[in-house]
Predicted 3D model of RNase P RNA and transfer RNA as a complex of 429 nucleotides. It holds a member of the Rfam family "Bacterial RNase P class A". Rfam classes the family as a ribozyme. Model confidence (mean pLDDT): 77 of 100.
RNA sequence: CGACUAAGCUGGACAGCCACGCAUGACAGCCGAAAGGCUCCAUGUGAGGAAAGUCCGGGCUCCAUAGAGCAAGGAUAACGGGUAACGCCCGCCGAAGGCGACUUCAGGAAAAGUGCAACAGAGAUAAACCGCUGGAAUCCCUUGCGAUUCCAGUAAGGGUGGAAAGGCAGAGGUAAGAGCCUGCCCGAUGGCUCGGAAGUGCCCAUCGCUGUAAACUCUAUCCGGAGCAACACCGCAGAGAGAACGUAGCUUGCUCGGUAGUUCUCGAAUAGGUGGCUUGAGCGCCCUGGCAACAGUGCGCCUAGAUAGAUGGCUGUUUAAACAGAACCCGGCUUAUAGGCUUAGUCGUAUA
RNA sequence: GCGUCUGUAGCUCAGCAGGAUAGAGCAACGGCCUUCUAAGCCGUGGGCCAGGGGUUCGAAUCCCUUCAGGCGCGCCA
Numbered sequence: 001c002g003a004c005u006a007a008g009c010u011g012g013a014c015a016g017c018c019a020c021g022c023a024u025g026a027c028a029g030c031c032g033a034a035a036g037g038c039u040c041c042a043u044g045u046g047a048g049g050a051a052a053g054u055c056c057g058g059g060c061u062c063c064a065u066a067g068a069g070c071a072a073g074g075a076u077a078a079c080g081g082g083u084a085a086c087g088c089c090c091g092c093c094g095a096a097g098g099c100g101a102c103u104u105c106a107g108g109a110a111a112a113g114u115g116c117a118a119c120a121g122a123g124a125u126a127a128a129c130c131g132c133u134g135g136a137a138u139c140c141c142u143u144g145c146g147a148u149u150c151c152a153g154u155a156a157g158g159g160u161g162g163a164a165a166g167g168c169a170g171a172g173g174u175a176a177g178a179g180c181c182u183g184c185c186c187g188a189u190g191g192c193u194c195g196g197a198a199g200u201g202c203c204c205a206u207c208g209c210u211g212u213a214a215a216c217u218c219u220a221u222c223c224g225g226a227g228c229a230a231c232a233c234c235g236c237a238g239a240g241a242g243a244a245c246g247u248a249g250c251u252u253g254c255u256c257g258g259u260a261g262u263u264c265u266c267g268a269a270u271a272g273g274u275g276g277c278u279u280g281a282g283c284g285c286c287c288u289g290g291c292a293a294c295a296g297u298g299c300g301c302c303u304a305g306a307u308a309g310a311u312g313g314c315u316g317u318u319u320a321a322a323c324a325g326a327a328c329c330c331g332g333c334u335u336a337u338a339g340g341c342u343u344a345g346u347c348g349u350a351u352a
Numbered sequence: 353g354c355g356u357c358u359g360u361a362g363c364u365c366a367g368c369a370g371g372a373u374a375g376a377g378c379a380a381c382g383g384c385c386u387u388c389u390a391a392g393c394c395g396u397g398g399g400c401c402a403g404g405g406g407u408u409c410g411a412a413u414c415c416c417u418u419c420a421g422g423c424g425c426g427c428c429a
Stems, first nucleotide, its partner, number of pairs: 001348010012318007020046006028039004048323001052334002055332005060227004073223005079091004093107001094105004108218002113216002115212003129158002131154009140144001166185005172180001186208006192201001194199001231275004240266006249259003282301004287296003353425007362378004371409001380396005402418005
């Protein structure tokens, strides 16, 4: 210098003017009986790394629940640790990929059982189509290392397929062959070594079992339901229920009764309002423990809280400014993201 | 906020307990018929099965993720 790998940071800045939400304060003005509200003014403060998708896990609230178990349904899946918890994170093992830094893995069980494996191929979970070998019978211008048929043996060779009965070699063996035997290699299970474990090995023994569980299933572990429009409180009007009056209206000419009406009380909780609402598994720095995730001590800090929903607009300079806008709150994951920066490392080339 | 469904040809739909040239109707195009058109008959083309990744020998179909769209529920009578 080029090509990369991993972990992080940033996510426009400055100035002027105008406008908006929230908090605090104060002179004044208006409304109101009061509590208080509105206007004006000043000061402070005002989106994100993903606020998103709503894919997981919790807090919080209400409902259900004596306690426990079983079934159904759902989720997860090597091992160890972290965490409030997780399907997240860290470490490690194994497998796959890469020259390498490093990356990826739904990574339990197919020897509990069931299902499926199209086409091709003789045969698809077990096999005799061709071929090879032996035997018998028949045939003959050809008596042969012949041909045909039948029976038996054979998984070496051929071809099909993603997959064909572990693989390679042998002047071992056989009628021909074959893990039948020998040596080496691969894999599974058990023992032993090492390791805390998953696992591991120039070790020993036995064996050679198709693939698929992101097919049913089995094993182990976990899970009660709903969601801030949760939930709690205050509460107009109207309608409803009860009590009293019902005299002057109506029912009928009169009485009783009923009813319209008037007054009082009650519960329900609608419009609306208040709380929930932002101090929290919080953020920053140092130290300690730990490989790390993370945990702990100390010091410092307070950083939006709306309810039709504020965080915007214009001008100038610079330098091009992406993805994108909180609505109960946290921890993660996933997805979108222009440009810029930092640290550590790998490979190649050149030079020293 | 919670739940659920869909995406296949220009349009409307099949196919989805995996099997391979992905079908049907309408539409389009060409031919026949007709004096011409319509109808009818015959034929042809057109699909990366919404995007990406994975599982499998093999994916429209199974799994994960993203995108787009639809529907339902909540309070009172």